[in-house]
Molecule: c-di-AMP riboswitch aptamer (ydaO/yuaA leader)
RNA sequence: UUCCUGAAGAGAAAUCGCUUGGCAGAAGCGGGGGAACCAUUACCGGUCCCGGUGUACCGGGGCCUUGGGGUUAAGCCGUUCAGAGCGCGUGCGUUCUGCGGCCGGGUGUCUCCCACCCGCAUCCGACAGCUCACCUCGUAGGCAAAGGGAGGAAUC
Numbered sequence: 001u002u003c004c005u006g007a008a009g010a011g012a013a014a015u016c017g018c019u020u021g022g023c024a025g026a027a028g029c030g031g032g033g034g035a036a037c038c039a040u041u042a043c044c045g046g047u048c049c050c051g052g053u054g055u056a057c058c059g060g061g062g063c064c065u066u067g068g069g070g071u072u073a074a075g076c077c078g079u080u081c082a083g084a085g086c087g088c089g090u091g092c093g094u095u096c097u098g099c100g101g102c103c104g105g106g107u108g109u110c111u112c113c114c115a116c117c118c119g120c121a122u123c124c125g126a127c128a129g130c131u132c133a134c135c136u137c138g139u140a141g142g143c144a145a146a147g148g149g150a151g152g153a154a155u156c
Base pairs, nucleotide, nucleotide: 001027002026003025009016010015028139029138030137031136032135033134038129045064046063047062048061049060050059051058052057067127068124069123070122071121075102076101077100078099079098082097083096084095085094086093087092088091103119104118105117106116107115110151111150112149113148114147
């Protein structure tokens, strides 16, 4: 997004909502987990509770986020002869902003050039490579503009 179905639910309550189609189901599309082979080569954060035996240590459970990972275009590198915050061993580290480079996304089918914009946010919770079978989730909400030239193609 389409099909199907055909009714009252959600919430502590207030209240919202109800055929101009809730809940449920299916198709299509999209995401996560998950063997072998291949790849990887480390010992693995903080805090609270319980148990094992009193420490060390081990196991289980809860909470947290700096390590790591997921969705997304939303990332990587450099800069102190750019500024600010934090930490400390005062010179380093790190975060944000600014500047520069590379890269990624958009401008109404597609490709190239130009021009103009965007590079957020959020989730998991110490943990996940790839991955057949298999398992599972989403298909909500909000906002914006609809440029120029060239090419080629089929369709509405």